[in-house]
């Protein structure tokens, strides 16, 4: 240098064009004689700019960041 693959919540993973789900964490609560555990709620996210598109997590470009090959 040259190629592939990935970036989505505080952490793990969905979501193949129609406005984004869990699970675990965090608060709060219920239940204990406290605590654990169980149950019920709540919070919180698309790496960044651009393009197509009636609409982009999704398709296309370029960056950034991380893996993995070849030399």
């Nucleotide at each position: 240098a040259g190629g592939u693959u990935c970036a989505u919540a505080g952490u793990u993973u969905a979501a193949u064009g129609g406005u984004a789900a869990a699970a675990u964490a965090u608060u709060g609560g219920u239940c204990u004689c406290c605590a654990a555990a169980a149950c019920c709620a709540u919070u919180g996210a698309u790496g960044u700019g651009g393009g197509u598109u009636c609409g982009a997590u999704c398709c296309c470009c370029a960056c950034u960041g991380a893996a993995c090959c070849u030399g």